[in-house]
RNA sequence: AAGAAAGUGACAGAAUGGUUAUGUGCCCGGCUUGAAACCGGGAGAUGGGGGUUCGACUCCUCCUUUUCUCG
Repeated sequence: AAGAAAGUGACAGAAUGGUUAUGUGCCCGGCUUGAAACCGGGAGAUGGGGGUUCGACUCCUCCUUUUCUCG
């Protein structure tokens, strides 16, 4: 320099253009003499800008970060 892939709660991780799944963790309550386990409830996320659309994690575009291939 060229090509490709990826970025989603604190972490892991899914998602055919139509309620941002699920698990671990965190908070509250129950159970217990107390804790763990178990049960119930709760808060919390789409890398950034712009566009298309009634509606965007999803489609288009630019930027940014990381990884891979080639040289």
This is a predicted structure of a 71-nucleotide RNA (transfer RNA) from Ponticola kessleri.
It matches the Rfam family "tRNA". Rfam describes the family as follows. Transfer RNA (tRNA) molecules are approximately 80 nucleotides in length. Gene Ontology term of the family: triplet codon-amino acid adaptor activity.
The RNAcentral record of the sequence draws on ENA.